[in-house]
């Protein structure tokens, strides 16, 4: 110098002009006097994911003796954490050459299914093949060959030809014992041919868990209307009075007056120092930054210089072992100055915590592998 892996962070400032929301404040104007419009000026105005709604609380309302039953979920081990389908250790198990990454990690001898294609067969089936037999027939599963997976692997005994059908060694499953760890599990030993595939994220079988809906949740005020009580003998127009006239009603199934009333528009709470109401944060310009391109002035990098300046150390003999002028070298890196570009995905809608997904570009720190120049 490359190429990679992990953990953490940032993810454009500034200034003008204009625009949008939310508040207070003033000023006009309308007003049912609750406020609304309109203009001026203050202040405040998204994120690492605000996103998907996958998880798990906090709230809110419903249900709600106990007990199985059905449904879902979740599954190595011990820790943290309100909890979790979270986090990070550690164990197995897969990837990498390393650094690390990663796992849909209980049970395939209860039981049912399923296993494309190909192949004879995907679990007891037989194409080819061996063997016995004259044939009819039967015996094997060793070699072909098919697949992702086909009867543990290799010698041997053995046999009509074979086969864990028997042995030896290796593998792997169990059961037991030891030792090591809190534990999963590792490691060592003895026995037992136990070796007839896989999938359980397909029913299923153990174990643990688990009520239901979500702020459009809920709760407040609430005009008229529809309904209910009470009081009730007058009311209302001409009409400001007084009088006269007119309509309507006069004992309840009425006029008129109060009073109660579910909720509906609507209004508020819930809701927040952004905040909501279908839903605001923009856009130009100007300057500067990170970065990217093109140039590439210098600059690092290695040998001479160096029988070692200077400083230091000293037993004074010496010791040490860096620097610079200048000179030679190559792979490759960095990079003045100038031009030209240049900024991603995304948008809060009761609140919080976790995951998962988008994501221009940068910055920071530890690591692991290679390779080149001199």
């Nucleotide at each position: 110098c490359a190429g990679g892996c992990u953990g953490g962070c940032c993810g454009g400032a500034c200034g003008g002009u204009c625009g949008c929301g939310g508040u207070c404040c003033c000023g006009c104007g309308c007003u049912u006097c609750g406020g609304c419009g309109c203009g001026a000026g203050g202040u405040c105005g998204a994120g690492g994911a605000a996103a998907g709604u996958c998880c798990g609380c906090a709230c809110u309302c419903c249900a709600c003796a106990g007990a199985g039953c059905a449904c879902g979920g979740c599954g190595c081990c011990g820790g943290g954490g309100a909890g979790a389908c979270c986090c990070g250790g550690g164990g197995c198990g897969g990837g990498g050459a390393a650094a690390c990454c990663u796992g849909c990690c209980g049970g395939a001898u209860c039981g049912g299914g399923c296993c494309a294609c190909a192949g004879a067969a995907a679990c007891a089936g037989a194409c080819u093949g061996c063997c016995c037999g004259c044939a009819a027939g039967g015996g094997c599963g060793a070699g072909g060959g098919u697949g992702a997976a086909a009867a543990g692997g290799c010698g041997g005994u053995g046999u009509a030809a074979g086969a864990g059908a028997c042995c030896a060694c290796c593998g792997g499953c169990g059961u037991c014992c030891g030792c090591a760890g809190c534990a999963a599990u590792g490691c060592g030993g003895a026995c037992g041919g136990c070796c007839a595939g896989g999938c359980a994220a397909c029913c299923c079988c153990c174990g643990c868990c688990g009520g239901g809906a979500g702020c459009a949740a809920g709760g407040c005020c609430a005009c008229g209307c529809a309904g209910g009580g009470a009081c009730g003998a007058g009311a209302c127009g001409c009409u400001g009075c007084u009088c006269g006239c007119g309509u309507c009603g006069u004992c309840a199934u009425c006029a008129g007056u109060c009073c109660c009333g579910g909720g509906u528009a609507g209004g508020c709470c819930g809701c927040c120092c952004a905040g909501a109401g279908a839903g605001a944060u923009g856009a130009c310009c100007g300057c500067c930054c990170a970065g990217g391109c093109a140039c590439g002035c210098g600059g690092g990098c290695c040998g001479g210089g160096a029988u070692g300046a200077c400083a230091c150390c000293u037993u004074c003999g010496g010791g040490c072992g860096u620097a610079a002028a200048c000179c030679g070298g190559a792979a490759u890196c960095c990079a003045a100055c100038u031009g030209c570009u240049g900024g991603a995905c995304a948008g809060a809608a009761u609140g919080c915590g976790g995951c998962u997904u988008a994501c221009a570009g940068g910055c920071c720190a530890g690591c692991c592998u290679g390779a080149g120049g001199u």
The RNA shown here (Bacterial RNase P class A) has 374 nucleotides and comes from an Anaerolineaceae bacterium.
It matches the Rfam family "Bacterial RNase P class A". It is annotated as a ribozyme.
The organism belongs to Anaerolineaceae, within Bacteria.
Of the family's consensus pairs, 94% are formed in the model.